[in-house]
RNA sequence: CCGAACAUAACUCAGUUGGAAGAGUGGCAGACUGUAAAUCUGCAAGUCCCCAGUUCGAACCUGGGUGUUCGGA
Numbered sequence: 001c002c003g004a005a006c007a008u009a010a011c012u013c014a015g016u017u018g019g020a021a022g023a024g025u026g027g028c029a030g031a032c033u034g035u036a037a038a039u040c041u042g043c044a045a046g047u048c049c050c051c052a053g054u055u056c057g058a059a060c061c062u063g064g065g066u067g068u069u070c071g072g073a
Base pairs, nucleotide, nucleotide: 001072002071003070004069005068006067007066010025011024012023013022019056027043028042029041030040031039049065050064051063052062053061
């Protein structure tokens, strides 16, 4: 320098024939217990990497950029 994949909650990841956000772990509260753990229930936590475009509508499509990883020269 060329090409590809990936970027979503604190962490690990789902979700892509466009209709608008989920799980597990972790955190907080409650139940249970003599206390704690375990278990059960509930709650909080996200500008879906950034900018622009298309569309009635974008995490999802298009263009550009940034970062990480892999391949090629």

The RNA shown here (transfer RNA) has 73 nucleotides and comes from Dunaliella primolecta.
The RNAcentral record of the sequence draws on GtRNAdb.
Rfam family: tRNA. It is annotated as a transfer RNA.
Its mean pLDDT, the model's own confidence on a scale to 100, is 82.